[in-house]
RNA sequence: CUCAUCGAGAGGGGCAGAGGGACACGGCCCGACGAAGCCCCGGCAACCCGCCGCGCGACCUCCGGUGCACCCGCUCAGGGAACGCGCGGCGACGGUGCUAAUUCCGUCCCGCGACGAGAGUCGGCCGCGGGGAAGAUGAG
Numbered sequence: 001c002u003c004a005u006c007g008a009g010a011g012g013g014g015c016a017g018a019g020g021g022a023c024a025c026g027g028c029c030c031g032a033c034g035a036a037g038c039c040c041c042g043g044c045a046a047c048c049c050g051c052c053g054c055g056c057g058a059c060c061u062c063c064g065g066u067g068c069a070c071c072c073g074c075u076c077a078g079g080g081a082a083c084g085c086g087c088g089g090c091g092a093c094g095g096u097g098c099u100a101a102u103u104c105c106g107u108c109c110c111g112c113g114a115c116g117a118g119a120g121u122c123g124g125c126c127g128c129g130g131g132g133a134a135g136a137u138g139a140g
Stems, first nucleotide, its partner, number of pairs: 001140006011041005019030003024107004042099003047095002049091009059079003063073003103134001108131006115123003
């Protein structure tokens, strides 16, 4: 940098001793019934990984495109093994990851509702939905 996912799931012990929830601000939480950090042992999940099934593609053969070759195929039918992609299922030895709250929520944009003011319409507190940005994790 690219792609995928982020509303589910899963905690005990020891050391330590005041903070923590990424950053900034606001909110709301967690924390002396012990925060961060480090160590040990569990657990969750299924990204990588393994197996199975299905589909598509590519490939090969056939057929068609006025004979052959090339090439093409919406209109032609088959294919043992191997290959690529997608979907579904199963597994969990291993590589990561995770194990309060949606990534705790908001911030930027769009739409809707309610509210207030109004000539077109506007406003921003609130609620809901969608999309960004940022971040996290994995794979490359």